[in-house]
């Protein structure tokens, strides 16, 4: 310069195109004489822009970051 591939709560990982969920962390409670440990809630996220669809994490363009080849 060119191909290849990735991006999802704080992290880490799911989701035949049809309510984005699960673990871990933190938060509230519950237990405990106190931590901790078990329990139970509630919170919390699709990389940015078009596009097709009824309906997009999901396909398709295009950018942007990160990872690989090759030169």
């Nucleotide at each position: 310069u060119g191909c290849c591939u990735g991006a999802u709560c704080g992290u880490c990982u799911a989701a035949c195109g049809g309510u984005a969920g699960g673990a871990c962390a933190g938060c509230a409670g519950u237990u405990u004489u106190u931590g901790g440990u078990g329990c139970u809630g509630a919170a919390a996220a699709u990389c940015g822009g078009g596009g097709u669809u009824c309906g997009a994490u999901u396909c398709c363009c295009u950018g942007u970051c990160g990872g690989g080849c090759a030169g």
Notes: This is a predicted structure of a 71-nucleotide RNA (transfer RNA) from Patescibacteria group bacterium UBA3533. It matches the Rfam family "tRNA". Its mean pLDDT, the model's own confidence on a scale to 100, is 80. The sequence was found in a public genome assembly. Taxonomically the source falls in Bacteria candidate phyla (Bacteria).